[in-house]
Parts: sequence; structure tokens; C1' cells
RNA sequence: CGACAAAUAAGGCCGAAUCCGACCCAGUCGGUACGGGGGAUCAUUUUUAUGGGGUGAAUUGCUUAGCUGGCAUAGGGUACCUCUACCCGAACCCGUCAACUAACCUCGGAGGCUAAAGGAGGAACAGCU
Repeated sequence: CGACAAAUAAGGCCGAAUCCGACCCAGUCGGUACGGGGGAUCAUUUUUAUGGGGUGAAUUGCUUAGCUGGCAUAGGGUACCUCUACCCGAACCCGUCAACUAACCUCGGAGGCUAAAGGAGGAACAGCU
């Protein structure tokens, strides 16, 4: 000097998943921003083995004997928009059962990632003068 890897404060990203209090304080309990499910009438729509359904962006197709294989794709992410570039396009749950849905009932309130797209153009807001 260069390359690679790791760690750290702060900052930031995906996501509903933040914050507060109490106690017998390595934990337990209660609440909370914010989210999900069930559940009438009316009207509308739908269709029960080809079972059906829920959370989620994560559907669908081709290929493969097959896949924790490949190639695409609906859709999604990168602080407000557009373009470009890059990335994701999973997983889990209910258990024969649920459309919408007022009252009402009920549940979650995690986890993970990050040294650069921290590119370009535009917009908005705040502060200072």
C1' cells in the first nucleotide's frame, strides 16, 4: 500500500412487533403504540375429496424420474416520487370448519439484517441568516 475476514458505538433496514410500570427483580406479571382472527341482519356473491381455510410480498408456469434442483413470473424491498441498479419471490398454522359482517369474543405485540444504491433527477419539511 492492497485484499480478505471479524468486532464495536451510533445510525439505519425488513417486519404489526414499540414503549411503560410493578414485583418475591438473571425472571415473572400487568399494560401499551401498532397488528391478526372469529362473529348477525340486509344485500350480494359463493360452493362443500379435485376437501376447505388463515398469517405473509412470497402466487403461477415451464423443465427435471425427483429435489432444501434450474429458468421465468404475479407480487414485494432498498427513508416521499420517478428512472436505473441490486435483492426477495419463503415459511408456518387451523383441522372437516369459518364469505362479507354491527354488537361481541379472542390472539400477537417476535425475530433477523447492515459498511453500502450511502446512484441520478425531482419534491416536501425543518433549522439558520
Molecule: c-di-AMP riboswitch aptamer (ydaO/yuaA leader)
Organism: Effusibacillus lacus